RNA sequence: AAACCGAAACGGCAAAACUCGGGUAACCGGGUGACGCAAAGCUACCUGUCCUGUCUUAUGAGGCGGGAUCGAGGGGCUGCCGAA
Numbered sequence: 001a002a003a004c005c006g007a008a009a010c011g012g013c014a015a016a017a018c019u020c021g022g023g024u025a026a027c028c029g030g031g032u033g034a035c036g037c038a039a040a041g042c043u044a045c046c047u048g049u050c051c052u053g054u055c056u057u058a059u060g061a062g063g064c065g066g067g068a069u070c071g072a073g074g075g076g077c078u079g080c081c082g083a084a
Stems, first nucleotide, its partner, number of pairs: 005082002012037002017032006035071001041077003045074003048069009
């Protein structure tokens, strides 16, 4: 120095709810607010879940296309601090 790891410290982010706005919708953005988070920083690559169009159907559901979700899991990239 780096890795593993996560005591301490400096800080950081911001769930639900309410409110304003966008969107057919899932959901997203601003404000208030903190449930929590050591990556709750970024990324839609894989999976899951959700919305939507369309086709098929024996009406159980399935196929194809578009979209959403990273605080659903994994992968990738990046990052503060330094006890055991």

The RNA shown here (c-di-GMP-I riboswitch aptamer) has 84 nucleotides and comes from an uncultured Desulfobulbaceae bacterium.
The sequence was found by an Rfam model in a public genome assembly.
Rfam family: c-di-GMP-I riboswitch aptamer. Rfam's curators write: GEMM was predicted in a large-scale screen for bacterial structured RNA regulatory elements.